The part of an RNA shown here (large-subunit ribosomal RNA, domain II) has 757 nucleotides and comes from Parcubacteria group bacterium ADurb.Bin159. It matches the Rfam family "Bacterial large subunit ribosomal RNA". Rfam links the family to the GO terms structural constituent of ribosome and ribosome. The full RNA is in RNAcentral, with records from ENA and SILVA. The prediction has a mean pLDDT of 81.
[in-house]
Context: one part of a larger RNA
RNA sequence: ACCAACGAGUUCAAACGCCUAGCUGGUUAAUCCUUAAAAAGGAGAAGCCUUAGUGAAAGCGAGCGUGAAAGCGCGUUUAUAGUUAGGCGCUUGAGACCCGAAACCGGGUGAGCUACCUAUGAUCAGGGUGAAUUUUAGAGAAAUCUAAGAGGAAGCCCGAACCCGUUGGUGGUGCAAAACCAUGGGAUGAAUUGUGGGUAGGAGUGAAAAGCUUAUCGAACUCGGUGAUAGCUGGUUCUCUCCGAAAUAGCUUUAGGGCUAGCCUCUGGUUAUUAAUUUUCGGGGGUAGAGCACUGAAAGGGUAAAGAUGGAGUAAUCCUACUUUGUCCUAUCAAACUCCGAAUACCGAAAAUCUUAUCCAGAGAGUCAGACAGUGGGGGCUAAGCUCCAUUGUCGAAAGGGAAACAGCCCAGACCUCCAUCUAAGGUCCUUAAAUUUUCUUCCUUUGUUCUUUUAGAACUUUGGAGGAUCUGCUGCGGCUUUAUGCCAAAGCGGAAGAUUAAGUGGGAAAAGCAGUGAGACGACUUGGACAACUAGGAAGUUGGCUUAGAAGCAGCCAUCUUUUAAAGAAAGCGUAACAGCUCACUAGUCAAGUUAUCUUGCACUGAAAAUUUAACGGGGCUUAAAUCUAAUACCGAAGAUGAGGAUCGUUCGUGUCAAGUGAAAACGAGACACGAACGUUGGUAGGAGAGCAUUCUUUUGGCAGUGAAGUCAAAUCGUAAGAUUUGGUGGAGCUAAAAGAAGAGAGAAUGUUGGU
Numbered sequence: 001a002c003c004a005a006c007g008a009g010u011u012c013a014a015a016c017g018c019c020u021a022g023c024u025g026g027u028u029a030a031u032c033c034u035u036a037a038a039a040a041g042g043a044g045a046a047g048c049c050u051u052a053g054u055g056a057a058a059g060c061g062a063g064c065g066u067g068a069a070a071g072c073g074c075g076u077u078u079a080u081a082g083u084u085a086g087g088c089g090c091u092u093g094a095g096a097c098c099c100g101a102a103a104c105c106g107g108g109u110g111a112g113c114u115a116c117c118u119a120u121g122a123u124c125a126g127g128g129u130g131a132a133u134u135u136u137a138g139a140g141a142a143a144u145c146u147a148a149g150a151g152g153a154a155g156c157c158c159g160a161a162c163c164c165g166u167u168g169g170u171g172g173u174g175c176a177a178a179a180c181c182a183u184g185g186g187a188u189g190a191a192u193u194g195u196g197g198g199u200a201g202g203a204g205u206g207a208a209a210a211g212c213u214u215a216u217c218g219a220a221c222u223c224g225g226u227g228a229u230a231g232c233u234g235g236u237u238c239u240c241u242c243c244g245a246a247a248u249a250g251c252u253u254u255a256g257g258g259c260u261a262g263c264c265u266c267u268g269g270u271u272a273u274u275a276a277u278u279u280u281c282g283g284g285g286g287u288a289g290a291g292c293a294c295u296g297a298a299a300g301g302g303u304a305a306a307g308a309u310g311g312a313g314u315a316a317u318c319c320u321a322c323u324u325u326g327u328c329c330u331a332u333c334a335a336a337c338u339c340c341g342a343a344u345a346c347c348g349a350a351a352a353u354c355u356u357a358u359c360c361a362g363a364g365a366g367u368c369a370g371a372c373a374g375u376g377g378g379g380g381c382u383a384a385g386c387u388c389c390a391u392u393g394u395c396g397a398a399a400g401g402g403a404a405a406c407a408g409c410c411c412a413g414a415c416c417u418c419c420a421u422c423u424a425a426g427g428u429c430c431u432u433a434a435a436u437u438u439u440c441u442u443c444c445u446u447u448g449u450u451c452u453u454u455u456a457g458a459a460c461u462u463u464g465g466a467g468g469a470u471c472u473g474c475u476g477c478g479g480c481u482u483u484a485u486g487c488c489a490a491a492g493c494g495g496a497a498g499a500u501u502a503a504g505u506g507g508g509a510a511a512a513g514c515a516g517u518g519a520g521a522c523g524a525c526u527u528g529g530a531c532a533a534c535u536a537g538g539a540a541g542u543u544g545g546c547u548u549a550g551a552a553g554c555a556g557c558c559a560u561c562u563u564u565u566a567a568a569g570a571a572a573g574c575g576u577a578a579c580a581g582c583u584c585a586c587u588a589g590u591c592a593a594g595u596u597a598u599c600u601u602g603c604a605c606u607g608a609a610a611a612u613u614u615a616a617c618g619g620g621g622c623u624u625a626a627a628u629c630u631a632a633u634a635c636c637g638a639a640g641a642u643g644a645g646g647a648u649c650g651u652u653c654g655u656g657u658c659a660a661g662u663g664a665a666a667a668c669g670a671g672a673c674a675c676g677a678a679c680g681u682u683g684g685u686a687g688g689a690g691a692g693c694a695u696u697c698u699u700u701u702g703g704c705a706g707u708g709a710a711g712u713c714a715a716a717u718c719g720u721a722a723g724a725u726u727u728g729g730u731g732g733a734g735c736u737a738a739a740a741g742a743a744g745a746g747a748g749a750a751u752g753u754u755g756g757u
Base pairs, nucleotide, nucleotide: 001757002756003755004754005753006752011094012093013092014091016089017088018087019086020085021084022083023082025049026048027047031043032042033041053060054059063074064073065072066071097235098234100232104225105224106223107222108221109220115199116198117197118196119195120194121193122192123191124189126158127157128156129154133150134149135148136147137146138145139144162186163185164184167182168181169180170179201217203213204212205211238692239691240690241689242688243687248261249260250259251258252257262367263366264364265363266362267361268360269359274357276353277352278351279350280349281348282347283346289340290338291337295334296333297332299330300329301328302327303326304325305324306323307322310319311318312317370395371394372393373392374391375390376389377388378387379386400411401410402409415646416645417644418643420642421641422640426636427635428634429620430619431618435633437632438631439469440468441467442466443465444464448460449459450458451457452456470496471495472494473493474492475491478488479487480486481484497630498629499628500627506622512606513605516603517602518601519600520599521598523596524595525594533590534589535588536587537586539563540562541561544558545557546556569584572583573582574581647682649680650679651678652677653676654675655674656673657672658671661668662667693746695743696742697741698740699739700738701737702736703735704734711730712729713728714727715726716725717724718723
C1' cells in the first nucleotide's frame, strides 16, 4: 500500500408537539389472585390530568385581585374536549454519536541504570624532576651558610593499563535507540573499581546541569477514580423525490463559542385588492449638482479709519513702502456653509396584471470566518488580489457556451433520451464549427499615362449617364396544401463599400517631442510669373566719424545720410594682424503652377532597459488585412428556445371502482384509489419534509430442498434507484414468500482496530 472482517445518534425517565388507537371524563402505581414458570387475564382510584378562576396568602368564587373611588389586571360568556397508551420528532438529566489529550487525585512497585552515603576488598608498566631531613668537609663566636653525598616528598612532570570524551572524519533503515577511526585529557589521587547495605515520587540524591532516580523526569513507573474534561481536530455506513438558506443585528470575560431576532423547511389556520410588479396621482426630504444670501477660507483692485516707516516743511500740514479693521468691485473654495436644488429611493391612494406569493400560530433547523465585480463613500498614497460601510449582481450552493488556460467577468439557469431546427455572448484564413462576404458586364461621354505599323488605334486609368445578367429587401396579381404569422409566385419600387494605418501599430505605458501621413478651418503670395533651383549683379561718396598700434560694412562708441540704379544695409553671417576674400538681404534673367504661415483633429513615430527560452496576438501566420473606423448581408455558435419520445410532481378536467354520511327508500354523496388529457414543474451545499430498497431475528399463514438448500462464479432479463428474478457451473444441508413486529440494521475515508498478502 491493497484486500477481508469489525467500526459511530443508543437505552431509561421526564417535558412539549404531531400521527394512530381506546374511552367520553380518562387512567391505574405499589400490591394481590389465577398459572409449573413466563406471557396473557382479573382485582386494586392511593394518586395524577380534566371539569373554574383569582390572589403573595388567609381566602373568596363566575368572579377574584388591586384601589378611597373612578378604573385597571387576569378570568367567565358570545365561540371552548379531554385523557390513557403506542409510534415519530426534538429537548433535559444521565458517558448520551464515536475516537483523541496534556493533566489531577489515591494505593502500590522500583537505587540490578544512575546520584550520594556506608561497610569490606582490589588496582595503578616504565621513565623524569629531586622538597623536608640528614652525613662528611670547609667557614663562622654562634645562629647559620657553602660544597659534595645520602634521602625520596608532591591533588609534581612524561607516558601504558585503567578512567574520561577535546577536535575532525565515518556512521546516521548504523556494528550501535550514542558506535567506529585518528587525535586528545587525567593517570598516588577530591584517583579508579568489585561485592554487600542505605536514601524515592512534591520525595530522594545532587562539587548545581532543574542534573539523575532502569533507553521515561520542571515531578518516575504501575493499577484504580475513568467512558476525567475537550466552546478543539478528525470520522459518522443504502436509494429516490419536493423545498432550500446564512456568513447580518443586539447582548455576551464575547470575538474561530453561544442566546434571541433575521433568512430556510414542515403542519394547521385566516381569503381580506393581504403581498408583489407596472402606470397615474399625492407626500416629506436637503444628497448629486449649483451657489456665496449665512458661517468660515481665500486672490487682485478701489476707498475710509487707525497705527506706523521715510521724506518735504519753522510749524500747521502734505506725500508715502507697510500693518489692522470696515466697505465696494472682479474672480473663487467647503464632510461637520446653504438663498437654492434634482434623478433615484421611500411612504400613501387608485387602476391594471398576477393569484396566496402576504399574514397568524405551532414544530424542526442550519447560519454568526464570506469572496470578487459595478456604483456611492470613509481609512490608506483617489497604493494593494488592502481595509471598513452602503447598494446591486455572480460565486458561495451553478453545471453548459465565451474570455487560450481562468470560483466571483460576459451569455445562459443542466428531469432523461435524439447523428433534428433556431438563436445568445462570442465568432467565421489554418489550428477550429462558420463569408479570405460587399458581384459580373455592354454602350455613350470625359481626364490622363504608356505603347504601336502615328490623319489614327490599343491597353490601363478617370468624370457623368443609360441598359443587361445574377443575388437580394419591401409590397404581393395569382396559385398549392398538411389551413399556417405555411409554401410557390407575376408585376412594381429599391439595394448590392467607403475610408485610415506602414508602425507587425494592431499585439503593454506617461510627461514631453515630431517637415510621418489623412481630414478640416482661416490668412498670405502667385501667368503683371509666385516657391525652389540655376546664371548675373550686389555699386559710388567711403578706409563714414570717434577710438585705436591697427579698426577699411563686420573689437567697441556715435550717427546710419546722399548718389548711380533693375537692385544693392554706412551691412545679417563666415573670414583677415588690418586689408583682402566668400555668402546674405535686395534685383534682373531662365523655368512654368501652384507656394507658404498658423490652428483643430484621425491614425501612426520617438520616449520604451532584466534576468533558464522566442515569451507583451494562445500559435501558425496576417499589410486595398486575417489591423482600425463607419455601414451591410449571410452563416457558425450553449445542457438557452423549438421539435420528437419518456419519467416526476402540482393544478384543473374526464372516465371507472370503492365509500364516511344524509335519507323510509330511490337517490345524493365529502373523500380515497386507478386510468387518461391539458397546462405548468423538476441545478443545488448547510438544512427541513416525504416515499422506498436491503440485512438479522420473532409471530402467523404458506412454500422450496440429496431429482441438490444456503453460500459462491458467470450470463441474461426486469425496475427511475437502493435492488430483484431466472438459467447454467460450483457447493453439499438447510432455506424462504406474504402480512406484521423488533433491531448489535447498510463503510471508502477516523495518521481507525484486527488478520492476510